[in-house]
Context: one part of a larger RNA
RNA sequence: CGUAGGAUAUUUGAGAAGGGCUGACCUUAGUACGAGAGGACCGGGUCGGACGCACCUCCGGUGCACCAGUUGUUCUGCCAAGGGCAUAGCUGGGUAGCCGCGUGCGGUUGCGAUAAACGCUGAAGGCAUCUAAGCGUGAAACGUGCUUCAAGAUUAGAUAUCCCUCCAACUUCGAGUUGGUAAGGUCACUUGCAGACUACAAGUUUGAUAGGUCGGAGGUGUACGCACAGUAAUGUGUUCAGCUGACCGAUACUAAUAGACCGAGGG
Numbered sequence: 001c002g003u004a005g006g007a008u009a010u011u012u013g014a015g016a017a018g019g020g021c022u023g024a025c026c027u028u029a030g031u032a033c034g035a036g037a038g039g040a041c042c043g044g045g046u047c048g049g050a051c052g053c054a055c056c057u058c059c060g061g062u063g064c065a066c067c068a069g070u071u072g073u074u075c076u077g078c079c080a081a082g083g084g085c086a087u088a089g090c091u092g093g094g095u096a097g098c099c100g101c102g103u104g105c106g107g108u109u110g111c112g113a114u115a116a117a118c119g120c121u122g123a124a125g126g127c128a129u130c131u132a133a134g135c136g137u138g139a140a141a142c143g144u145g146c147u148u149c150a151a152g153a154u155u156a157g158a159u160a161u162c163c164c165u166c167c168a169a170c171u172u173c174g175a176g177u178u179g180g181u182a183a184g185g186u187c188a189c190u191u192g193c194a195g196a197c198u199a200c201a202a203g204u205u206u207g208a209u210a211g212g213u214c215g216g217a218g219g220u221g222u223a224c225g226c227a228c229a230g231u232a233a234u235g236u237g238u239u240c241a242g243c244u245g246a247c248c249g250a251u252a253c254u255a256a257u258a259g260a261c262c263g264a265g266g267g
Base pairs, nucleotide, nucleotide: 001152005163006162007161008160009159010158011157015149016148017147018146021049022048023047024046025045026044027043033038051106052105053104054103055102059100060099061098062097066093067092068091069090070089071086072085073084074083075082076081110144111143112142117137118136119135120134166180167179168178169177170176184262185261186260187259188204189203190202191201192200209255210254211253212251213250214249215248216247218244219243220242225238226237227236228235229234
């Protein structure tokens, strides 16, 4: 821009893409078959491999504004306690998130028309013949079925609902131009587990959107200070303490102010 008014939702599915893998074991059955050796079809069940999708409850990894230990040095006047730098100084753990080595699920079954092949009926050709007319069975292949996208599918679809057939000025009087509006939307702002930007999604005081605060979970692992014991290093008590990013809630304390703009009638 189009989809013959403007919108908001919910959809149909032309079309497109994905997926389609496979093994072992048990049983049928040591049966059929076979002199024996050996050893099934068909059917039923169990457990896997690789691949794919999703997720983070478990296991594990990472986790640069979490916690602790610790070395050197410097600074906070000194002690103590801390800050900075040294690869995040090094080391031990680790929430959320993101992941796999973890967990769950998938391929199936079915339907249609078929290939090779196997048949029924059956003439040409008194027989025979699956074929010439006619009718069947039949494959991981084909079309569906399953998952995803999808009406720019210009053949531009459908359904429901909302706003209404507006107001003003100009006008060459044209389905005209400009402006103001309706439903609705955008900008702006607070944001996100959404994201390169955009888009998408949640909100904007009639508010829990983000931050803060409070409570909790989870993590770390028993803080500082003080007291006591010891010459001291240190230990014990206060103390499962203290601290704590993303997680779960509560709470308007802070910030989402004020506002602006776009946007409707045809034969």
Molecule: large-subunit ribosomal RNA, domain VI
Organism: Clostridia bacterium